[in-house]
RNA sequence: ACUCCGGUUGAUCCUGCCGGACCCUACUGCUAUCGGGGUAAGGCUAAGCCAUGCAAGUCGGAGGUCCCAGGUUAUCCUGGGGCCUGGCGUACAGCUGAGUAACGCGUGGCUAACCUACCCUGCGGAGGGGGAUAACCCCGGGAAACUGGGGAUAAACCCCCACAGGUGAGCAGUUCUGGAACGACUGCUCGCUGAAAACCCUCUGCGGGGAUACUCUGCAGAGGGGCCGCAGGAUGGGGCUGCGUCCUAUCAGGUAGUUGGUGGGGUAACGGCCCACCAAGCCUGAGACGGGUAGGGGCCCUGAGAGGGGGAGCCCCCAGAUGGACUCUGAGACAAGAGUCCAGGCCCUACGGGGCGCAGCAGGCGCGAAAACUCCGCAAUGGGCGAAAGCCCGACGGGGUUACCCCGAGUGCCACCCUCGUGGUGGCUUUUGCCCGCUGUAGACAGGCGGGCGAAUAAGGGGAGGGCAAGUCGGGUGUCAGCCGCCGCGGUAAUACCCGCUCCCCGAGUGGUAGGGACUAUUACUGGGCCUAAAGCGCCCGUAGCCGGCCUGGUGUGUCCCUCGUUAAAUCCACAGGCCUAACCUGUGGGCUGCGGGGGAUACUACCAGGCUUGGGGGUGGGAGAGGCGCCCGGUAUUCCUGGGGUAGGGGUAAAAUCCUCUGAUCCCAGGAGGACCACCAGUGGCGAAGGCGGGGCGCCAGAACACGCCCGACGGUGAGGGGCGAAAGCUGGGGGAGCAAACGGGAUUAGAUACCCCGGUAGUCCCAGCUGUAAACGAUGCGGGCCAGGUGCCGGGACGGCUACGAGCCGCCUCGGUGCCGAAGGGAAGCCAUUAAGCCCGCCGCCUGGGGAGUACGGCCGCAAGGCUGAAACUUAAAGGAAUUGGCGGGGGAGCACCACAAGGGGUGGACGUUGCGGCUUAAUCGGAUUCAACGCCGGAAACCUUACCGGGGGCGACGGCAGGAUGAUGGUCAGGCUGACGACCUUACCGGACGAGCCGAGAGGAGGUGCAUGGCCGUCGCCGGUGCGUGCCGUGAGGUGUCCUGUUAAUUCAGGCAACGGACGAGACCCGCGCCCCCUGUUGCCAGCGGCCGAAGAGGUGCUGGGCACUCAGGGGGGACCGCCCCCGAAAGGGGGAGGAAGGAGCGGGCUACGGCAGGUCGGUAUGCCCCGAAUCCCCCGGGCCGCACGCGACGUUCAAUGGCGGAGACAGUGGGAUGCCACCCCGAAAGGGGGAGCUAAUCCCUAAACUCCGCCUCAGUUGGAAUCGAGGGUUGCAACUCGCCCUCGUGAACGCGGAAUCCCUAGUAACCGCCCGUUACCACCGGGCGGUGAAUACGUCCCCGCUCCUUGCACACACUGCCCAUCGCUCCACCCGAGCUGAGAAUGGGCGAGAGCCACUCAAGUUGGGUGGCCCGAGCCUAGACUCGGUGAGGGGGGAGAAGUUGUAACAAGGUGGCCGCACGGGAACGUGUGGCCGGAUCACCUCCU
Repeated sequence: ACUCCGGUUGAUCCUGCCGGACCCUACUGCUAUCGGGGUAAGGCUAAGCCAUGCAAGUCGGAGGUCCCAGGUUAUCCUGGGGCCUGGCGUACAGCUGAGUAACGCGUGGCUAACCUACCCUGCGGAGGGGGAUAACCCCGGGAAACUGGGGAUAAACCCCCACAGGUGAGCAGUUCUGGAACGACUGCUCGCUGAAAACCCUCUGCGGGGAUACUCUGCAGAGGGGCCGCAGGAUGGGGCUGCGUCCUAUCAGGUAGUUGGUGGGGUAACGGCCCACCAAGCCUGAGACGGGUAGGGGCCCUGAGAGGGGGAGCCCCCAGAUGGACUCUGAGACAAGAGUCCAGGCCCUACGGGGCGCAGCAGGCGCGAAAACUCCGCAAUGGGCGAAAGCCCGACGGGGUUACCCCGAGUGCCACCCUCGUGGUGGCUUUUGCCCGCUGUAGACAGGCGGGCGAAUAAGGGGAGGGCAAGUCGGGUGUCAGCCGCCGCGGUAAUACCCGCUCCCCGAGUGGUAGGGACUAUUACUGGGCCUAAAGCGCCCGUAGCCGGCCUGGUGUGUCCCUCGUUAAAUCCACAGGCCUAACCUGUGGGCUGCGGGGGAUACUACCAGGCUUGGGGGUGGGAGAGGCGCCCGGUAUUCCUGGGGUAGGGGUAAAAUCCUCUGAUCCCAGGAGGACCACCAGUGGCGAAGGCGGGGCGCCAGAACACGCCCGACGGUGAGGGGCGAAAGCUGGGGGAGCAAACGGGAUUAGAUACCCCGGUAGUCCCAGCUGUAAACGAUGCGGGCCAGGUGCCGGGACGGCUACGAGCCGCCUCGGUGCCGAAGGGAAGCCAUUAAGCCCGCCGCCUGGGGAGUACGGCCGCAAGGCUGAAACUUAAAGGAAUUGGCGGGGGAGCACCACAAGGGGUGGACGUUGCGGCUUAAUCGGAUUCAACGCCGGAAACCUUACCGGGGGCGACGGCAGGAUGAUGGUCAGGCUGACGACCUUACCGGACGAGCCGAGAGGAGGUGCAUGGCCGUCGCCGGUGCGUGCCGUGAGGUGUCCUGUUAAUUCAGGCAACGGACGAGACCCGCGCCCCCUGUUGCCAGCGGCCGAAGAGGUGCUGGGCACUCAGGGGGGACCGCCCCCGAAAGGGGGAGGAAGGAGCGGGCUACGGCAGGUCGGUAUGCCCCGAAUCCCCCGGGCCGCACGCGACGUUCAAUGGCGGAGACAGUGGGAUGCCACCCCGAAAGGGGGAGCUAAUCCCUAAACUCCGCCUCAGUUGGAAUCGAGGGUUGCAACUCGCCCUCGUGAACGCGGAAUCCCUAGUAACCGCCCGUUACCACCGGGCGGUGAAUACGUCCCCGCUCCUUGCACACACUGCCCAUCGCUCCACCCGAGCUGAGAAUGGGCGAGAGCCACUCAAGUUGGGUGGCCCGAGCCUAGACUCGGUGAGGGGGGAGAAGUUGUAACAAGGUGGCCGCACGGGAACGUGUGGCCGGAUCACCUCCU
């Protein structure tokens, strides 16, 4: 110091990656007022190429010479200038980063193996002699560059001699430094070598010169400088060395001057640096050698840090100067603003020959995303030269350009007004801006000071769906255009695109792109993991390495403490100070985690020495074992052969067939052959390291456990490389072959069936020898050690106790080892693990780092092959995963339920004709909706007009506002004529009339126009179901679970018992209505048993009338009754079975009501309603047509096919309900429909009202006296109107149809079936719908088989949820890659050849000479060539891979995925795949055995 957030899911936790927010660098878009500071600015690509100018000169106090000026003349003097000789410098400074993986750099040492011009200090010295040459003059060559010859001359130029000195060898020494003399010093001897400038300046004195002048000159003295030698110092360098210094092992072996020695050469100096000879070494897993990449450091960015990344600018070091080589000079170079040569490039040329090197400053071209002026000045700093003045310096100091970075400032302040906007008005201030002056500076620019004017001159960029701060505002668009880092937006109402408004963030900036860091504990040293997420090598042995028991002593390696040196400066930190502040600068101190020296400590580590026994090993003993190998023996079964018996089939399957069989099968018996195997015992039993091991005996070999505690004395653990073993399949050679069985042949199945099933069948399976080396080689769990509760089973050993039929006997307890289960703590994402750890620690090894590409390609190693081991990248992708949760699903399981299930039954549909709805077709239109259950006699309820939404034709309509027009007459009306189907609607003509106005723009009314995927409401359906949620508690990290589960029971989540749940809620039930029994109350319009009267013939009798009554019926209201209450049985209870009683039983029967929710279910066309659209037509009205059309398909219904029937006649019995635009008694007319009269009824009063049925008769099995369609004729009725297109009546006509394929519907009792009645709709029309009554069965009292529903459980790769998901080939498009006959380019190295040039040696010529020539040796750039190597480009064609809304074939996988899946190997196949063999469970289900709790 300590941070997250979005994205895998329906939801959750985890793993894991992708993305976002932050800092930095480069470029870039838009925008931009100013100042200060800075080691910012062609670094990244082309260490590519460069026009032009400048970037290194200086010294007259070293010398010569020429010119000019002055000095009265000048070979003289003074001043200035040119050229030359000479000295110093040009090896610095400046630029760049190519090369370099190296003692290159960094850091610390060493140099007893070295050098150092100029500078400093000390000591000493400078005697004598000689010579050359440039400039200059003369003559040549050349276009030029330049160059040759002759002549003269000076010096601080060159040479010789001497002294001093140096140096080598030997000897000696009383010396010094040091860890050590080979060093220094001193002396002697010998050898070698052997310096210098008697110069320059100044002053004084004395002389000299044509001049008494003088700045000239000689000598002497003094001073300064320079010169020579030596020694020392300083500075700078050379060399050696410890440690540190990138990636790659798909680079594992490298090396010939290589490693060392001896001797020599060379160098300032060591050295194999070089050479000759000798030896055969040297480096390497702690990574040699090779390849790739790269200048290194101080530091810089980032980070809490550890770390990661970088090396531009500034400083230090290195390297380079077009590529490469060599050399001279020099203190210093292998030198690039020096030379020579080669190469490539450019330039000049008179073609003979020459010249150039910006990675200095500016500038140009090129390259690129990418970077400034051909500026000023030496005033400052610094450098070179000089005695100095000074000269020179594109080092440097300045200015110019650029938003490059950092810092600072501003774009105003106040009040009032406002249609609120940075707007308006008024006032204030003046940083900045503009103007002027002074100062500032080398000169300027800035800046500072003073004055004046004036709010004047100055705000943008990005964003507003989430992450992430700020809009569900308006308009446009409509999966388009577009946005987006990621998730994702856009398919008509977009908070996500584009525009506007508003808002947010930062602000002279703000965004984008690329790269780095952080985020990331996603490389984990700090600080991760590996049972199932990626990850334990198949197993063992063992080398290096790493790690290592107890005690004692020593050393002091690591380690710790103190101290000294170093760690350049800058940078960093702190404190001061200076620019107004800050940035920036300065000073002081600290720090820079490192290295080295010295001193100290000794616990631990290491090492040395000694000891110990607990780790480990050995020994002894009796037991256990499918441990391994070899040999021998046995057993059952299959098959085959032979013989006997025996006859027609056998075999096989879901069913079959292929197949075998009268040449005798199958079957039975006997005998024989051969190969493989080893039932029972057999067990979550045993053994083994793993793979694996199973009949018996013998032999050989090995390991483990226990007991004893006798021996050794840490001998140990792990284990990179390495070695060995290693199921099945496979390979090679040889044998063997009974059964089984890839491939293959055939039969089935199927749409197909390269499969599953069946019949055959070869490799193989077996043995020997060899190879291969892989598996789900699994406990998906490396090996070793220690520690941390227990319980229980099994196997082996031992001690003890008891019993003993004494046997390796039985029982008990303790203990060691092994092997299972359960479980505490603890761990884990969870599942789970839990002394056999996945707990807590230690040691060592292996392995992982998103998914795919891919265990692929290339390379290497192994293999006979198949193939194995090692093992990438491009590209692509927002996830891929693990565990668990809720649901859904399963050709999973269990339990329960239902006539929209079955079974047992009854009646239908599907056939016919018709009615009706739908589809389709047709049409000007056949308006529209609804489409499995849950559309289809549904919306709607039967549409003649209307309805009506459709089609054809005609007509009409604009509230309100504005603008045209209008008393020169608007709108309206009208005769006649025209137009028209018709109409003052319109047109012509004319008239009436008297104020508005639809021609234009906006805006409305209206819309059955769109969207039921924008909605409300209502409805359907899951559901004739029994479920659904809540509070508190509890469990779980969480989603979530519990409750709501289990057992029993129920129609029921109904109830009872149990239970971490306890309560309560909605639903179920209760409740409400109707029906069934009884009672009470009330009796009109209801009823009439009894009583009275009337009637009738007194009777029978009738309610026909009436009194009367309310008993009964009935109507209406109220109450009772049923509760498993009683008995028996079962049960713990709840409840169930049976029974009694009862009108009724176990919910009495039938209805109403019908949960939380799902289905984007249906309805914008019933109404309501958002948005969109039409708006003089998509509005309103009228007429006609259509919705009724018909080759067809489907649904529902009606009537039938007849004799339990039809027809005729006669007769009987209901209940709902309706009725003053109506129901209509009764009468008349008509054959009937109906018509004409007409009483009653505002209706328990009047009216509408049955049919099946019963009786009698006919029909007699026929397409009929069944059946009624169709058509014809006549009639009636409603209505404005029945043609399209109503209903009814009568007569005639009489069709299909003789019981209905596959399939399918309804129904369990007053039900089905049959029969009619009423009502709704309605002017008329009912085969429809809703109700009502009449007649009135059969069968079951079960089941879960089919279709489904509920609950529990299980599997899942499903979650728009199985109409799910998903695999592979093939086809098309795009992309990157691999192989590839080859073609081509570049690079580094090697061999050979040629070879510019450099060096050395010898000879020779010349000597005016350092020169020329020849020969030899050696180095050597470059060029040519050869074969390999590395890297790149390209390549016919081949190969797979990835990606791409709706292509083809199949269905492999996920549920037992319909043949369980998967792994290895092998064979086969369009493809997923199939089959064989061995293995795994990461397999569902049922059953059995065993084990545990």
Molecule: small-subunit ribosomal RNA
Organism: Nitrososphaerota archaeon